Predicted 3D model of a 353-nucleotide RNA (Bacterial RNase P class A) from Limnohabitans sp. A source record names the gene rnpB. The source organism's lineage runs through Bacteria, Pseudomonadota, Burkholderiales, Comamonadaceae and Limnohabitans. The model forms 92% of the base pairs in the Rfam consensus. Rfam family: Bacterial RNase P class A. The family's RNA type in Rfam is ribozyme.
[in-house]
RNA sequence: GAAGCUCGCCAGACCGUCGCUGGUGCAAGACCCGAAAGGGUGCACUGGAGGAACGUCCGGACUGCACAGGACAGCGUAGGAGGUAACACCUCUCCACCGUGAGGUGAGGAUCAGAGCAACAGAGACGAGCCGAUUGAGUUCGGGUGAAACGGGCAAUCUCUACGCGCAGCAAUACCAAGUAGGCCUUCCUGAGGUGAGGCGGUUCGCCGCAUCGCUUCUCCCUGUGGUUCCGCGGGGCGAGUUGGCGGGUAGGUAGCACCGAGCCGGGUGGGCGACCCCCGGCCCAGAGUAAUGGCGGUCACGCAGCGGGCAACCGUUGUGCACAGAAUCCGGCUUAUCGGCGAGCUUCACAC
Numbered sequence: 001g002a003a004g005c006u007c008g009c010c011a012g013a014c015c016g017u018c019g020c021u022g023g024u025g026c027a028a029g030a031c032c033c034g035a036a037a038g039g040g041u042g043c044a045c046u047g048g049a050g051g052a053a054c055g056u057c058c059g060g061a062c063u064g065c066a067c068a069g070g071a072c073a074g075c076g077u078a079g080g081a082g083g084u085a086a087c088a089c090c091u092c093u094c095c096a097c098c099g100u101g102a103g104g105u106g107a108g109g110a111u112c113a114g115a116g117c118a119a120c121a122g123a124g125a126c127g128a129g130c131c132g133a134u135u136g137a138g139u140u141c142g143g144g145u146g147a148a149a150c151g152g153g154c155a156a157u158c159u160c161u162a163c164g165c166g167c168a169g170c171a172a173u174a175c176c177a178a179g180u181a182g183g184c185c186u187u188c189c190u191g192a193g194g195u196g197a198g199g200c201g202g203u204u205c206g207c208c209g210c211a212u213c214g215c216u217u218c219u220c221c222c223u224g225u226g227g228u229u230c231c232g233c234g235g236g237g238c239g240a241g242u243u244g245g246c247g248g249g250u251a252g253g254u255a256g257c258a259c260c261g262a263g264c265c266g267g268g269u270g271g272g273c274g275a276c277c278c279c280c281g282g283c284c285c286a287g288a289g290u291a292a293u294g295g296c297g298g299u300c301a302c303g304c305a306g307c308g309g310g311c312a313a314c315c316g317u318u319g320u321g322c323a324c325a326g327a328a329u330c331c332g333g334c335u336u337a338u339c340g341g342c343g344a345g346c347u348u349c350a351c352a353c
Stems, first nucleotide, its partner, number of pairs: 001349010012300007020048007030041004050324001055334001057333005062169004074165005079093005094108001095106004109160002114158002116154002126151001130143004173255004179250001183246003188241001191218007199210004220237008263283006270277002302321008
């Protein structure tokens, strides 16, 4: 100098202005939306996307349901040891393969428990038979082909072994709660009168009025029955409708849900090869429910292109660009996407000393 390997990091900065959204405080206690539950409206301060927030592929937290214990089925994992809340993740290590190398990849338990499978070639492909030679004797030896042939291979075919897993998921779940429909209880569902009881209201204290309940007279309706234009006896006032209430569910609202946490940042001549763990100090750090995190202007930085200047490094100027992509209950991983750039360690080759 060239080509590579591994690990880590950044993902434009600042100012002005106009907005959006969460929290806290103050003010107001008023107004708006809503039947209610509940929500909103002012001012000040303050927080407001990512390394992958993506995918929703693994593992957990959390919630509901189920559950004596164990087993089967089903699904998953697979060298050894460790880390972790847990994992299919991560670390160290053994082995195999790839690479000159730094390194990378691994679906790396078991084929004497059983089943299944093998293109072409080959007489024959999973079954021991077959062919040739040999022997007292399937007694012994050999067999062109083919990856594999008279023994074996494949478990990335079923299977076996060991270990793990109850099922569903925040549209979980809990609470508040319309309208409509349906459910349950209840009032009235003939009308008039008498009487008694307690209650409420009024009162000139004599009573009066109202509704409720019991008994009773007449009357109306339905029904059963006996005689039959009607009457006697017995039972009932149903259903529909209507009055008031109860309870479940839905729309809607609130919580779950923005978290004192498997939390974040910094430090340690703390432990460990390492993943990671321990100690000390500091911090509180997005959060909606059609879904905020933005628009505009300016300065600077960076990349690309053009023009001008300069021997050159470079300088000036104009234009343009600045990736992948955006939280939705939360967390740990994995996979995939990504303009451009920075740092550290290491490898191979070439050259010079």